[in-house]
Molecule: transfer RNA
Organism: Parcubacteria group bacterium Gr01-1014_29
RNA sequence: GGGCGAGUGGCGUAAUUGGCAGCCGCGCACGACUUAAGAUCGUGUGCCGAAAGGCGUGAGGGUUCGACUCCCUCCUCGCCCA
Numbered sequence: 001g002g003g004c005g006a007g008u009g010g011c012g013u014a015a016u017u018g019g020c021a022g023c024c025g026c027g028c029a030c031g032a033c034u035u036a037a038g039a040u041c042g043u044g045u046g047c048c049g050a051a052a053g054g055c056g057u058g059a060g061g062g063u064u065c066g067a068c069u070c071c072c073u074c075c076u077c078g079c080c081c082a
Stems, first nucleotide, its partner, number of pairs: 001081007010026003019065001027045006046055003058074005
């Protein structure tokens, strides 16, 4: 230099003929249990905000009524070729 794949919460992952983003697990917080802790169980857990509401899928554009999903450029990581 060329080809292919990947990037979504604190972490690992799910969601595609384009139609409610955040399922499931881990972690964390609080509570129950315990003398205490662990294990187990319950509730909660993206960001801003007092609320209403707004924002959020690596970054920036485009297409579309509508984009994590399609197109373009770029960034990062992995594999292959040279």